[in-house]
Context: one part of a larger RNA
RNA sequence: AACGAACGCUGGCGGCAGGCCUAACACAUGCAAGUCGAACGCUCGUAUUUAUACGGGAGUGGCGCACGGGUGAGUAACGCGUGGGCACCUGCCCGGUGGUUUGGGAUAACCGCGGGAAACUGCGGCUAAUACCGGAUACGCCCCUCGGGGGAAAGAUUUAUCGCCAUCGGAUGGGCCCGCGUAGGAUUAGCUAGUUGGUGAGGUAACGGCUCACCAAGGCUACGAUCCUUAGCUGGUCUGAGAGGAUGAUCAGCCACACUGGGACUGAGACACGGCCCAGACUCCUACGGGAGGCAGCAGUGGGGAAUAUUGGACAAUGGGGGCGACCCUGAUCCAGCCAUGCCGCGUGAGUGAAGAAGGCCUUCGGGUUGUAAAGCUCUUUUGGCGGGGACGAUGAUGACGGUACCCGCAGAAUAAGCCCCGGCUAACUUCGUGCCAGCAGCCGCGGUAAGACGAAGGGGGCUAGCGUUGUUC
Numbered sequence: 001a002a003c004g005a006a007c008g009c010u011g012g013c014g015g016c017a018g019g020c021c022u023a024a025c026a027c028a029u030g031c032a033a034g035u036c037g038a039a040c041g042c043u044c045g046u047a048u049u050u051a052u053a054c055g056g057g058a059g060u061g062g063c064g065c066a067c068g069g070g071u072g073a074g075u076a077a078c079g080c081g082u083g084g085g086c087a088c089c090u091g092c093c094c095g096g097u098g099g100u101u102u103g104g105g106a107u108a109a110c111c112g113c114g115g116g117a118a119a120c121u122g123c124g125g126c127u128a129a130u131a132c133c134g135g136a137u138a139c140g141c142c143c144c145u146c147g148g149g150g151g152a153a154a155g156a157u158u159u160a161u162c163g164c165c166a167u168c169g170g171a172u173g174g175g176c177c178c179g180c181g182u183a184g185g186a187u188u189a190g191c192u193a194g195u196u197g198g199u200g201a202g203g204u205a206a207c208g209g210c211u212c213a214c215c216a217a218g219g220c221u222a223c224g225a226u227c228c229u230u231a232g233c234u235g236g237u238c239u240g241a242g243a244g245g246a247u248g249a250u251c252a253g254c255c256a257c258a259c260u261g262g263g264a265c266u267g268a269g270a271c272a273c274g275g276c277c278c279a280g281a282c283u284c285c286u287a288c289g290g291g292a293g294g295c296a297g298c299a300g301u302g303g304g305g306a307a308u309a310u311u312g313g314a315c316a317a318u319g320g321g322g323g324c325g326a327c328c329c330u331g332a333u334c335c336a337g338c339c340a341u342g343c344c345g346c347g348u349g350a351g352u353g354a355a356g357a358a359g360g361c362c363u364u365c366g367g368g369u370u371g372u373a374a375a376g377c378u379c380u381u382u383u384g385g386c387g388g389g390g391a392c393g394a395u396g397a398u399g400a401c402g403g404u405a406c407c408c409g410c411a412g413a414a415u416a417a418g419c420c421c422c423g424g425c426u427a428a429c430u431u432c433g434u435g436c437c438a439g440c441a442g443c444c445g446c447g448g449u450a451a452g453a454c455g456a457a458g459g460g461g462g463c464u465a466g467c468g469u470u471g472u473u474c
Base pairs, nucleotide, nucleotide: 001473002472003471005470006469007468008467009466012346013345014344015343016342017341018339019338020304025302026301027300029299030298031297034063035062036061039060040059042057043056044055045054046053047052070257071256072255079182080181081180082179083178084177085176086175088174089173093170094169095168096167097166098165099164100163101135102134103133104132110125111124112123113122114121115120141150142149143148155162156161183229184228185227190220191219192218195217196216197215198214199213200212201211202210232254233253234252235251236247237246238245239244259280260279261278262277263276282293283292284291285290310336312335313334314333318332319330320329321328322327349379350378351377352376359370360369361368362367385410386409387408388407389406393401418463419462420461421460422459423444424443425442429458430457431456432455433454439446440445
C1' cells in the first nucleotide's frame, strides 16, 4: 500500500460497486423452458340468424429445451495461452441454381373391456397430418470396373405470404493436429504390451492404436520419464521506480462438472444441470407387490464457520425461445430490499464574541490551562421534515424502478461524533490511585511507595462516519 475480509467500540445522508473464501454438506416450499390452431384430428365452453365467430383442454406433429444461469470437485493435460495447420461437420441466417409429381399402410387422442394402493399400464376397435413408407423424376449431388448404378419433397392460408426438397457457395459456431509457454518434490530413477511402428480391416463428420487381426521390437527418460503432492487456465488484480513477487473474488474468454459411477438414445449439435437406462449411497410414499427424488439455477432452510443478503417487483428496457402476427414464456436481465464490506462526495453550522464567566484540572497559591471554546448577538438552511410540481430512460403505443431523481416553496441551529494513541521507535504530559500486585506489551521493555510505559482524570496528538485490532499478500 492492498483486501470478497472478520472482530471490538461508534454510527447522520447520498452515489457507485461488492456480498458463503468454510461442507462439490443435506435440502421443506415456490418459481427458474416453453411455444405454435397459419401442420393435424378430437373435445369443451360462450355468443348465435344454426352459416359461423371467439376462447379453452389433453393428444399427434414442428421448433426450442446442447442457449442463457450455477459451481471449481476433477484436471499438471494440447486443459489453458499464443502462433500455425486440415482429413472434417455446421439447425436457424445470407447469396446462387433447379424442383415441390403420384400413391400407401399405420398410430395417439377418442370409445370399449381390464390390471394396480399408487406411479402407471395391458388388450380390442375407429381416425388425421408439415408424423411414417413406397413409385416417378434428377441441371447439379453420391458411388463406380466409366458400361452403369443410387438417392428427394409438404403442405397451410385471410391469397399478402409462410414453408418443403436437392445442390453449390458464404457467414457463424464447432471438431481434430502441431511448435512454443504454463507448480513443487530426486528423501520418486527408471517407466511402457495397444506399449512404439508397419500392413489390412472396422469405426468416425474427420486424421489417427481410435478399435481389431497379423508382423516387427520398439517408444519415453538426468534438457527429469515414471511416481507423489498441490492446482481449473487466461485477459487481468494487488504490490513495486522497475525487474520481479503474490494472486486468479466481481467483469470477460476457454475448460470441466451437475447426488456418486457407468452407458447410450434422440438430434445439426449432448453422452445432455431442471432428459432416458443400469448400479450405488441417501431421503420420501406404500395396501409391502412396488414406486418417487436430486438447488454447484433464483430466493429460502438446517449444518459447518470468525464470516457473507429478500422464500421481493417487472418483463418497461436489453437480450433469448416459440409464433406470419397479436402475443406467450424468460429468478437471463432490469430494478427494489438488507449489510459502513469498499471507494467517492456531503453534513453535524457560519460570523462575531473577555486580558478571558462558571465549572473542571494543575499550581511555586501569584496564577496557568481548558479557551473564542461556551453563553450572548447577527446570519445561513446543505441533510432531514412538511406542502406543490415532476422526468430522461420510450423515434408512434407500452415505465417494474417511481410520485423515485430533480425543481419550487415553508419552518427551524434545528435531526447528526466518534475511535485510537501520548517511554523510545512515533506526533502528543501532568496529577492521583496502585506498589513485581493489578496490569501493559509490535520490538526494546515497564510495574518491588513520588510510574510521562499499569488504572482514572485533566490536557494533548492522529484519523474521522469511521477508528483500532487480527489475518493474508507485496

Small-subunit ribosomal RNA, 5' domain from an uncultured bacterium, 474 nucleotides, folded computationally. Its Rfam family is "Bacterial small subunit ribosomal RNA". Rfam links the family to the GO terms ribosome and structural constituent of ribosome. RNAcentral holds the full RNA, with entries from ENA, Greengenes and SILVA.